Predicted 3D model of RNase P RNA and transfer RNA as a complex of 450 nucleotides.
It holds a member of the Rfam family "Bacterial RNase P class A". Gene Ontology terms of the family: tRNA processing, dimeric ribonuclease P complex and ribonuclease P activity. Rfam's curators write: Ribonuclease P (RNase P) is a ubiquitous endoribonuclease, found in archaea, bacteria and eukarya as well as chloroplasts and mitochondria.
RNA sequence: GCGGAGGGCUGGAUGGCCGCGAGGGUUUCGACCCUCGAGGAAAGUCCGGACUCCCUGAAGACACGGUGCCGGGUAACGCCCGGGCGGAGCAAUCCGACGGAAAGCGCCACAGAAAACAAACCGCAGUGCCUGCACUGUAAGGGUGAAACGGUGGGGUAAGAGCCCACCGGGGAGCUGGCAACAGCGCCCGCACGGCAAGCCCCACCGGGAGCAAUGCCAAAUAGGGAUGGCGCGGGGGAAACCCCGGGGCGCGACUUCGGCCCCAGUCAUCCGGGUUGGCAGCUUGAGCACAUGGGCAACCAUGCGCCUAGAGGAAUGGUCAUCCAGAGGGGGCAACCCCUUGGACAGAAUCCGGCUUACAGGCCCUCCGCGCGA
RNA sequence: GGGCGGUUAGCUCAGCGGUAGAGCACUACGUUGACAUCGUAGGGGUCACUGGUUCGAUCCCAGUACCGCCCACCA
Repeated sequence: GCGGAGGGCUGGAUGGCCGCGAGGGUUUCGACCCUCGAGGAAAGUCCGGACUCCCUGAAGACACGGUGCCGGGUAACGCCCGGGCGGAGCAAUCCGACGGAAAGCGCCACAGAAAACAAACCGCAGUGCCUGCACUGUAAGGGUGAAACGGUGGGGUAAGAGCCCACCGGGGAGCUGGCAACAGCGCCCGCACGGCAAGCCCCACCGGGAGCAAUGCCAAAUAGGGAUGGCGCGGGGGAAACCCCGGGGCGCGACUUCGGCCCCAGUCAUCCGGGUUGGCAGCUUGAGCACAUGGGCAACCAUGCGCCUAGAGGAAUGGUCAUCCAGAGGGGGCAACCCCUUGGACAGAAUCCGGCUUACAGGCCCUCCGCGCGA
Repeated sequence: GGGCGGUUAGCUCAGCGGUAGAGCACUACGUUGACAUCGUAGGGGUCACUGGUUCGAUCCCAGUACCGCCCACCA
């Protein structure tokens, strides 16, 4: 210098004028002043939580859904970090839905002889027969296919074949190292076991449901109305509250046991009607942010110190002008540079967090690898 | 804001992982004096898009785009 790999930051700046939302202050009630006011993804709503309600307390089991190498981190996760194995690359590095196909079922179109307890189309060899057929042996060769019942080489044989041998592949139990995934080592077994689980399934682990339009309170108004269906129409004691026995309803996708709550003629579910379109809370101090020190390879954790950073709610965070900064185009100049024009992506809070994914013009920085050149 | 569902021919919809179909519509021919009906034949598809699993994807699994539906409170 060229080509790459990984990671981080930023994504206009300053000022004037006119506006918008919230909070605070002043007031002559007209208004005025001060402070604060979108993001790295606020997005998709794909995961995991907090919070609230449903009886959500304990236990069991069925169905359903999810996750899937190992260890760690975390409130938790399908996320992150580290490691293993497999694959790509010269390398930096990147990618991997990566448990089980010797539990069972299912599928493998077309082609092909044969698609899974095998099987003989061509070929090869033997025999019969006598030139082309029949029978037998044979999976080495041909051909088909995505895939053909281990591969290469040698021996062996009528021709062949794990039939035998060496190496590779595979399986088994063992030893060593490692927390583990796994790796290494020698031994044994001629090889049984094709692929698909993002087909059913098996194994292990996890999961109750709904969602801030959850939910609570106040106010207003109306018909606390109707239909259908499920389970039901109790005894005793006591002055009463209540108690005992019995019965009914309420969890859930459906269910059982224990407990809990309500009721004793109601209660539960679904549907149809009636009224309102107001206010307050939930609502932003939080698994929070910045810095320092310590621990850890790291994700992250602990301690100390400092800070408060939208809280609106049919929904504010905008517009314009000037100057500047990148960038793009044109012109002038040998050049430094000057002039003119243009011009800044994706997008936008709606209960709040941790992730993932997707969108993103341009700019800046750090680390590493390969090649070339020079010293 | 939150929760669901869908996308296959011009329209409405089917579709066991193995060559994409039906009805209506369209075109041509026949029938008719002409039209309709009817009959015969035919054309027409990025299975929304992009990846992945698989030998093979409309179908299975992710992501993206677009369209549609539901959810307020009180008695």